[in-house]
RNA sequence: CACGUGCUCCGGGGUCGGUGUAAUUCCGAGCCGGCGGUGACAGUCCGCGACCCGCCCGAUCGUCAGAUCGUGCGGUUGACCUGGUGGAACUCCAGGACCGACGGUGAAAGUCCGGAUGGGAGGCGCACGUG
Numbered sequence: 001c002a003c004g005u006g007c008u009c010c011g012g013g014g015u016c017g018g019u020g021u022a023a024u025u026c027c028g029a030g031c032c033g034g035c036g037g038u039g040a041c042a043g044u045c046c047g048c049g050a051c052c053c054g055c056c057c058g059a060u061c062g063u064c065a066g067a068u069c070g071u072g073c074g075g076u077u078g079a080c081c082u083g084g085u086g087g088a089a090c091u092c093c094a095g096g097a098c099c100g101a102c103g104g105u106g107a108a109a110g111u112c113c114g115g116a117u118g119g120g121a122g123g124c125g126c127a128c129g130u131g
Base pairs, nucleotide, nucleotide: 001131002130003129004128005127006126007125009123010122015029016028017027018026030111031110032100033099034048035047036046037045043098044097052075053074054073055072057070058069059068060067061066080096081095082094083093084092102114103113104112
């Protein structure tokens, strides 16, 4: 230094105005951008996670229909172009666009509330082992 195992800690951001009986949900103008990768810095490239769905197994409950929870596996899942610089950029610079789970709500939500004091890709570090 690389790899493997175990452990600790860390691990998502963002509002004002107008209308209205009522909206941070509509309208107008703003604002925000998880993790790894990459010839060079990415919400839009490649892949992953989150949410949702299905299956297996297990646990609990059961009126024996099933329900809830957990591990694992599988599936679904949004959006970018033009010009410039350069050896190299859908990543930088300039310009113009676009996207954003589920449930809730006095009225339709990326931004409010909730599941979530959760889970999490993964990151720093420590210990042990191997090369």